[in-house]
């Protein structure tokens, strides 16, 4: 060479065809003397790459590439 899991904003995770959503962070405003906490808004993702099916692919197939484990 093999098998199995996993790769999605900065961070952990969800979503398994119908053009992506939660906690935490950040950043603005409110509150407060102030500051945490609370409370309202915004930004931040070409869904590891590349290539098939499909009308439509984060998603279904395929090769690659990385990380973790199992065997050896």
């Nucleotide at each position: 060479a093999g098998c199995g899991g996993g790769g999605u904003g900065g961070a952990g995770c969800a979503g398994u065809a119908g053009u992506a959503g939660c906690u935490c962070g950040u950043c603005a405003g409110g509150c407060u003397c102030a500051u945490a906490a609370c409370c309202u808004g915004a930004a931040g993702g070409u869904c590891g790459c590349a290539g098939g099916u499909g009308c439509a692919a984060u998603u279904c197939c395929u090769g690659c590439c990385c990380c973790c484990g199992c065997a050896a």